[in-house]
RNA sequence: CUUUGAGAAACGCAAACCAAGCGAAAGUUUGGGACGCAAAGUCUGGAGUCUACGGUGCCUCUUCGGCACAAUGACCGUCCGACCGCCACG
Numbered sequence: 001c002u003u004u005g006a007g008a009a010a011c012g013c014a015a016a017c018c019a020a021g022c023g024a025a026a027g028u029u030u031g032g033g034a035c036g037c038a039a040a041g042u043c044u045g046g047a048g049u050c051u052a053c054g055g056u057g058c059c060u061c062u063u064c065g066g067c068a069c070a071a072u073g074a075c076c077g078u079c080c081g082a083c084c085g086c087c088a089c090g
Stems, first nucleotide, its partner, number of pairs: 002090001004088002012037002017032006035077001041083003045080003048075003055069005
């Protein structure tokens, strides 16, 4: 420098669930907790997924209510991409 992640070790992350807070919801923050992760680090760019307060359209005589559409709201521990990086074998 490069490939790889078998067995170790060090530093790390933290699913479900629980408690409290925030949010219309999806979800999220903090604490506890560990199913897992060698990029489960960063970006949130592309695809994908979730939600629909308010909005638009329709039904309804109207209200209430219902249906549909649609991110500007989110996830990204679903895939791709970009950047960066610990340890170890060869």